About this RNA:
The prediction has a mean pLDDT of 80. This is a predicted structure of a 568-nucleotide part of an RNA (large-subunit ribosomal RNA, domain V) from a Bacillota bacterium. Rfam family: Bacterial large subunit ribosomal RNA. The organism belongs to Bacillota, within Bacteria.
Context: one part of a larger RNA
RNA sequence: UUUGCGGUUAGACGGAUAGACCCCGUGCACCUUUACUACAAUUUUUUAUUGAAAAAAACCGUGCUAUAUGUAGCAUAGAUUAUAUUCUAGAACUCCUUUACGCUAGUAAAUUGAGUAGAAGCCAGUGAAAUAUUUUCUAUAGUAUAGUUUUUUUCUAACUAGUUUUAGGACAGUGGAUGAUGGGUAGUUUGACUGGGGCGGUCUCCUCCUAAAAAGUAACGGAGGAGUACAAAGAUAAGUUCGCAUAAAAUCUUUUUAUGUGGGAGCGUAAUGGUAUAAGCUUAUCUGACUGAAGAACGUACAUGUUUUACAGGGAUGAAAGUCGGUCAUAGUGAUCCGAUAGUGCUGCGUGGAAAGGCUAUCGCUCAACGGAUAAAAGGUACGCCGGGGAUAACAGGCUAAUGAUUCCUAAGAGUCCUUAUCGAUGGGAUCGUUUGGCACCUCGAUGUCGGCUCAUCACAUCCUGGAGCUGCAGGCGGUUCCAAGGGUUCGGCUGUUCGCCGAUUAAAGUGGUACGUGAGCUGGGUUUAAAACGUCGUGAGACAGUUUGGUCCCUAUCUGCCGUAAA
Numbered sequence: 001u002u003u004g005c006g007g008u009u010a011g012a013c014g015g016a017u018a019g020a021c022c023c024c025g026u027g028c029a030c031c032u033u034u035a036c037u038a039c040a041a042u043u044u045u046u047u048a049u050u051g052a053a054a055a056a057a058a059c060c061g062u063g064c065u066a067u068a069u070g071u072a073g074c075a076u077a078g079a080u081u082a083u084a085u086u087c088u089a090g091a092a093c094u095c096c097u098u099u100a101c102g103c104u105a106g107u108a109a110a111u112u113g114a115g116u117a118g119a120a121g122c123c124a125g126u127g128a129a130a131u132a133u134u135u136u137c138u139a140u141a142g143u144a145u146a147g148u149u150u151u152u153u154u155c156u157a158a159c160u161a162g163u164u165u166u167a168g169g170a171c172a173g174u175g176g177a178u179g180a181u182g183g184g185u186a187g188u189u190u191g192a193c194u195g196g197g198g199c200g201g202u203c204u205c206c207u208c209c210u211a212a213a214a215a216g217u218a219a220c221g222g223a224g225g226a227g228u229a230c231a232a233a234g235a236u237a238a239g240u241u242c243g244c245a246u247a248a249a250a251u252c253u254u255u256u257u258a259u260g261u262g263g264g265a266g267c268g269u270a271a272u273g274g275u276a277u278a279a280g281c282u283u284a285u286c287u288g289a290c291u292g293a294a295g296a297a298c299g300u301a302c303a304u305g306u307u308u309u310a311c312a313g314g315g316a317u318g319a320a321a322g323u324c325g326g327u328c329a330u331a332g333u334g335a336u337c338c339g340a341u342a343g344u345g346c347u348g349c350g351u352g353g354a355a356a357g358g359c360u361a362u363c364g365c366u367c368a369a370c371g372g373a374u375a376a377a378a379g380g381u382a383c384g385c386c387g388g389g390g391a392u393a394a395c396a397g398g399c400u401a402a403u404g405a406u407u408c409c410u411a412a413g414a415g416u417c418c419u420u421a422u423c424g425a426u427g428g429g430a431u432c433g434u435u436u437g438g439c440a441c442c443u444c445g446a447u448g449u450c451g452g453c454u455c456a457u458c459a460c461a462u463c464c465u466g467g468a469g470c471u472g473c474a475g476g477c478g479g480u481u482c483c484a485a486g487g488g489u490u491c492g493g494c495u496g497u498u499c500g501c502c503g504a505u506u507a508a509a510g511u512g513g514u515a516c517g518u519g520a521g522c523u524g525g526g527u528u529u530a531a532a533a534c535g536u537c538g539u540g541a542g543a544c545a546g547u548u549u550g551g552u553c554c555c556u557a558u559c560u561g562c563c564g565u566a567a568a
Stems, first nucleotide, its partner, number of pairs: 001568008010560003014555002022389004027385002029381004035188005041181003045177005051155009061145008069105001078137002082133001085120003093115003097110005159168003191203003200220001204226006227370001228268001229327002234286007242262009266275002269332001271330003290313003295308004302371001315324003338364007346357002396443001397441001398439003402436001404432006413423002450525001451523003455517001456514005463488003466483006490504005531549004535544003
């Protein structure tokens, strides 16, 4: 060196299971509820099955009787019409008595009584004349009657009863319609962005910066606004204006005119741009905040969006030329469907109409998740399942080094004095990759996670032992710095603990790396399934870096490595 054999499990991101954690899917399933929408079930009213009778009440129609008071006025005039006459020994009228109504003034009626011949109207006053008489009507009350409805009661013949010479009874039950209730049951929904997801925030439009001197340009980049306002804050015409500079003229307190320049003001509102010839301010007159409308551009994936005009109509203003199709500009917004209103020389299901539809104008959406899935929608899953993802988190690795650790420079100061024996503020420079992070690069068709046990190996920024310098080192103890990794670096109590505290020792009881070394070596106390309980939260299903009890750890070694051994 090669080849065997026997061992051991450090590696082959070893084998086994298309990861169960996490995220994603306009996936699934169960569960919950004051999510949405249905359905069963329960119930309200009505109707059919469903018949007979009585009483009461109410409503309505018809007839009769009575009643009807503003003021003025004999006085309690319902309205209206016609006419000048009507009633009366068949008792008018008056008195006594009684009753009803009533606005307390009276009106109406009755009778057992008394008297006996007239009484009322037409005339004055009132808007309207007599209950003198007649026609029609209004309101209220009473009465009679027809009908309807409701309530109550009774009946028996439908119907009900596994008691059938009975009991119940037009109820119940059943069918139709209708309102309510309705996780009892079912079907579904429960947004996206996101330096993982959740929580938070955001989602459309306008202005500025980022934006790299055309346009455009991202981020959970930096700043702010909008979801309108105004009948004048609109149109036209006229007038008017703050600072500075220059020039000219007049006048001597200074003023005026012209030209140029700026905008510090104003312009309803954010910001930016613009603006004094004004777009600002004032006045006068108005309504163009018009109808129809080719064409040409900007912008643009599309759909939206933006600018502008010839011409025609009929106007406003101005002497006129002209200007005017809202506002100095840029925000002040919502497609389609569906429905509504008005108009309309359009269509009209055999014909004529109508209904309905079309066309034109207008209206109804925090459809704000603002290119709007539906008219209509929330949650739980640790009982979970499927498809995927290292496109995306938790462990480990990697990059980075804010944080952390180590170290250096400077040296205010402390150290009696004296910066540097020792300590060292402030500020600055390095190194490390042991902390907490950031990033999301390998791995989700699996890289097993804390601690302990076992076995270790390396670094040195050295805990002990060794050698040195300085000392605020007398000695003995120390302090600090330099060299040094050969060897060593304890046993117990509590806790799952690493850590930590405590006890007893020791020369010392080092700091770290090794997938926070080591589960195909062990354990399984903790974390992190299914069961269960407490507290808290939640209406609930359930949830909790809150607590508590319980809870399956597989692999016979092919290769590499290592150990032992044999042969060549």